[in-house]
Molecule: SAM riboswitch aptamer (S box leader)
Organism: uncultured Chitinophagaceae bacterium
RNA sequence: AACUUAUCAAGAAAGGCAGAGGGAUUGGCCCGAUGAAGCCUUUGCAACCCUGUUGAAUUACUCAUUCAACAGAAGGUGCAAACUCCAUUUAUUCGUUUAUAAACGAAUGAUAGAGAUAAGUC
Numbered sequence: 001a002a003c004u005u006a007u008c009a010a011g012a013a014a015g016g017c018a019g020a021g022g023g024a025u026u027g028g029c030c031c032g033a034u035g036a037a038g039c040c041u042u043u044g045c046a047a048c049c050c051u052g053u054u055g056a057a058u059u060a061c062u063c064a065u066u067c068a069a070c071a072g073a074a075g076g077u078g079c080a081a082a083c084u085c086c087a088u089u090u091a092u093u094c095g096u097u098u099a100u101a102a103a104c105g106a107a108u109g110a111u112a113g114a115g116a117u118a119a120g121u122c
Base pairs, nucleotide, nucleotide: 002121003120004119005118006117007116008115013042014041015040016039017038021031022030023029026087027086028085043080044079045078048076049075050072051071052070053069054068055067056066057065058064084114089110090109091108092107093106094105095104096103097102098101
């Protein structure tokens, strides 16, 4: 790099170095000299892996594995502007314009694609 599965409306920032970019891509809209990216330190969030308890299934039993619920946070990742910042399609409702209907806009539900993160496979 590729593939599989799961999650993505919640949550959590200070300091130092540095010095103009950043929010994946395109468009929009934002953040940024009251200091962007990057690096370092400390703090924290969360609970994917993980730890413990209980229950169920597989098994002749134990071990083990899988699933579910609850609790935890030592360790491995991740994360600490804006819903993954917004965008596709579709349904419903509301509003505006014109007037059988259509166009535009807004809200809500579902959803495609892409992306991110974790665990695993190769």